[in-house]
Context: one part of a larger RNA
Parts: sequence; C1' cells; structure tokens
RNA sequence: CUGGGCGUAAAGGGCACGUAGGCGAUGAAUCAGGUUGAAAGUGAAAACCGCCAAAAACUGGCGGAAUGCUCUUGAAACCAAUUCACUUGAGUGAGACAAAGGAGAGUAGAAUUUCGUGUGUAGGGGUGAAAUCCAGAGAUCUACGAAGGAAUGCCAAAAUUGAAGGUGGCUCUCUGGGUCCCUACCGACGCUGAGGUGCGAAAGCAUGGGGAGUGAACAGGAUUAGAUACCUUGGUAGUCUAUGCCAUAAACGAUGAGUGUUCGCCUUUGGUCUACGAGGAUCAGGGGCCUAGCUAACGAGUGAAACACUCCACCUGGGGAGUACGGUCGCAAGACUGAAAUUC
Repeated sequence: CUGGGCGUAAAGGGCACGUAGGCGAUGAAUCAGGUUGAAAGUGAAAACCGCCAAAAACUGGCGGAAUGCUCUUGAAACCAAUUCACUUGAGUGAGACAAAGGAGAGUAGAAUUUCGUGUGUAGGGGUGAAAUCCAGAGAUCUACGAAGGAAUGCCAAAAUUGAAGGUGGCUCUCUGGGUCCCUACCGACGCUGAGGUGCGAAAGCAUGGGGAGUGAACAGGAUUAGAUACCUUGGUAGUCUAUGCCAUAAACGAUGAGUGUUCGCCUUUGGUCUACGAGGAUCAGGGGCCUAGCUAACGAGUGAAACACUCCACCUGGGGAGUACGGUCGCAAGACUGAAAUUC
C1' cells in the first nucleotide's frame, strides 16, 4: 500500500464559506470517446506449454499460448458528450410566525465599595479556634445625600437561538439566519471539499482609557515537624472598554458533512389543518424510555452508534515526543507542520 477502523480501546479537523477534484434526479433524441461482439494484421527467433521423432546428451518437426497493439465492421443498455423536455432535489416570490442571533446608541432598579453630613458609643471584623487588620483623629450600626464601576435577581425550563465559539434588565436604530403554509415562478442551478479565506471561550501581548467588586504574583497572620498550600487580612497585573494581535481548550455529543430507508410510547418549543370538551393529524426542532438490527461491553436505538450511498479529515503497540531539526506564522508567549537514535 491493501485490508480494517475512528462515542469510551490509536483515530472526526474548533466551526463555517468555498477553488480544484470526486460524486450526482427523471424522460426522449443524436453521437460513438469509454464499453462491448466479430474478423483481419501484427505480436522476430530463442524461451514457455502440448504432441511426435530421436536419444547418453545437445537436438529436430508440428501445434498452442502470447492476456497486448493497430485497422475494419457491428451493438447502443451503461459512463461521457450534444440537443430538447420535465419537476420531486436546490432556489426565488407571496402570506403568516417564533427567538438571550449579531452590531451600535440610550436608559433603569437592587447590591457592594468610597466620600460628605447627622445621630450614637466601644468595640468591629474574621475563624474550627485565633491573629494580622479597622476603631476614641469616633469605627461597626443607623438615616439622608453624592460619586463611580461591574453584573443583570425573580421570570428561568431537559426552554429559546446561533455554523461553532457563544448568547439573558429595558428601549430604539441597523442587520443575519430559520420554521410553517398554500399556491405562483425557475428548471438540476445539487452534495462534499485537498489547498485557500473568514470566524473562533478563557488566558496572554501592544497602545490609550477605566478601575466598584473580585483577584494570579507579592506581603502579613494562622495551621503544621515543615507549609513556598488549604483558612485569613491586605493587595499589583488582570478582569471592563476602544483599536490591533494571538489561534489555542475535556473548542465534548469525546459521535465530520450530506441524502435516502426503517417498531412504538411519553414529554416539550414554533407553525399549519381539524375538532371544540379534554383532543386528533402533519411539518420543523429540544428531551426521556424502548423493538428489531448494531455493539467487546457499556450502551445507542427515526436527532442511530441500524441499513445503504457520496465526499473529506484522521489512526496503525507503549515510551522517547507533540520533543529535536528545518520551514511558515507571531511583537513576544508561542502556534502549525513534525522525525530519529534508543528502550520495553
């Protein structure tokens, strides 16, 4: 390589868009490149196989095979090509509908903190217990007022929505996608997708703002044999914002995308139809059980890990090692690509 695999044993790319490529609905006509039938030529000799002759051996004769190529002549199902159609795939329009989808601006009320003023007096805070700490320069508590930042209680749900990361106070503006539905239009315009491009939590980086709470580092107090920890008092970066980088996560459903086919029950979100008294039918989602078949088992089971097809990524004993070297990218941190010696 082939084969076999990829939920948990090694293995699904973090996610999408999309180039090349691969694959691709239905009906007709044409064509004859692939395909396929027949014939001819060629495929040197030796060699190979068979038969005969001869034989110590070399050998001689005849035939076959030579899976190929070329040419001629047929076939027209399939693949390709050309043309004409078709509508169920894909899409567009009309009419409805739902939603924490995205961006920007404004704004609201709780709470923490700080500050000011009043009242008031000796503690407060913290813990398993304490102490560091705050407090007579008047704390904690309490009332009123002010400032500032961050996050949005209840609603809230196995709920919604988004390709994924993610998304939650309220209002406005701009904007993306989705579902249903009966018709109208279009007429294969589709699926996947190596490279490529974009998005991509948190942390981190650069520059400028901001800084309430929290809080790596750091300092103190405890605990302890020790305690570079757990507990506690503080506290810088960070966390927030604007712009630009970074490109990684148990980026998980540890399950790639798409299409078709397959027993049922319960529940839930959004439509449509029907009934109207709870209900029933049908699409598109979210969950819980379970039949067959599947699975090493666990389990999964119309949202498959079942039965099939198409395309892509990836795996091939454990360590060494996601290391070294080289390359590309990055301000850096590092990311991506990615061995071998050796060892069991």